[in-house]
RNA sequence: UUUGUCCUUCGGGGUCGGGUGAAAUUCCCUACCGGCGGUGAUAAGGCUGUCUGCAGCCUUUCAGUCCGUGACCCGUCAUCUGUAUAGCAGGUGCCGGUGGAUUUGGUGCAACUCCAAAGCCGACAGUAUAGUCUGGAUGGGAGAAGGAAUGA
Numbered sequence: 001u002u003u004g005u006c007c008u009u010c011g012g013g014g015u016c017g018g019g020u021g022a023a024a025u026u027c028c029c030u031a032c033c034g035g036c037g038g039u040g041a042u043a044a045g046g047c048u049g050u051c052u053g054c055a056g057c058c059u060u061u062c063a064g065u066c067c068g069u070g071a072c073c074c075g076u077c078a079u080c081u082g083u084a085u086a087g088c089a090g091g092u093g094c095c096g097g098u099g100g101a102u103u104u105g106g107u108g109c110a111a112c113u114c115c116a117a118a119g120c121c122g123a124c125a126g127u128a129u130a131g132u133c134u135g136g137a138u139g140g141g142a143g144a145a146g147g148a149a150u151g152a
Stems, first nucleotide, its partner, number of pairs: 001152002005148006017029003031132002033122002035069004043060007064120002073097003077093007102118005124135003
């Protein structure tokens, strides 16, 4: 440095104000928010070289809308539990499926990532129709950090 294994910790934000109404943080105006990994021409710092213009390298940082992925939902299979043993219901695990959204202009060799502008999107259940309230959830989780022994 690294393969696999195990342990611990961490691991999601948001309706100000107003309108209508019997009733809406759900409608209308407005306000606000952006999980995880990757890519990345951003930004900051450092080192080296230098024709002092800059170039190269390293570290950190840089996308809600690109690529992939998680929560939610559905299904096959396996397994466990309950039962009236017909099936059905529930739990767990693997795998699979479904799943939301960007353009224009600028710069440039090159941008859906930079700069400017204008857009757009957001599981399920409940309730006056919910990205923001309440609930499943003191759950799960992509993953992140640290550690242990072992092998190379």
FMN riboswitch aptamer (RFN element) from Alkalicoccus chagannorensis DSM 18086, 152 nucleotides, folded computationally.
It was read from a public genome assembly, where an Rfam model found it.
The coordinates come from a structure-prediction model, not an experiment, and the mean pLDDT is 79.